[in-house]
RNA sequence: AGGGGUAUAGCCAAGCGGUAAGGCAAUGGACUCUGACUCCAUCACUCGCAGGUUCAAAUCCUGCUACCUCUGCCA
Numbered sequence: 001a002g003g004g005g006u007a008u009a010g011c012c013a014a015g016c017g018g019u020a021a022g023g024c025a026a027u028g029g030a031c032u033c034u035g036a037c038u039c040c041a042u043c044a045c046u047c048g049c050a051g052g053u054u055c056a057a058a059u060c061c062u063g064c065u066a067c068c069u070c071u072g073c074c075a
Stems, first nucleotide, its partner, number of pairs: 001071007010024003018055001026042005048064005
């Protein structure tokens, strides 16, 4: 320098044009003598950033950033 991949909550992770599942953790509550277990509730109106397309974008298009990987170049 070029090719490919990944980027969604504190962590993991689904979504494939119609407004973001689930698990763990956390917080509050119930239960308990206390704790654990169990149960209930709450928890992403900037989905890496900026634009574009669309009535509507996490999703499609363009550029950029970070990380992973392959190839090449210089030393």
Record summary: Transfer RNA from Acetobacterium bakii, 75 nucleotides, folded computationally. Its mean pLDDT, the model's own confidence on a scale to 100, is 80.